[in-house]
RNA sequence: UACCGAUAAAGGCAAACCCGUCGAAAGACGGGGGCGCAAAACCAAGGGUCUAAAGUCAUUUGACCAUGACAGCCGGUUGCCGAA
Repeated sequence: UACCGAUAAAGGCAAACCCGUCGAAAGACGGGGGCGCAAAACCAAGGGUCUAAAGUCAUUUGACCAUGACAGCCGGUUGCCGAA
């Protein structure tokens, strides 16, 4: 230095669920909570997933569609510590 990752040290984040707010929804934010996480930090210009307001088509209320979302799905970028 690279891989790697401990019942180490110092710290960090926070799933489900509940309450409130925003949103058409997906979802986000704040508070509680704590399943988990060595990148659970950042990136939505790569793949994937979710939603479908507006729009288009159809007219049994359906189909398509991202300009809306998700980084705790894969991927990319950066990075703390140091036992084996």
Molecule: c-di-GMP-I riboswitch aptamer
Organism: Clostridiaceae bacterium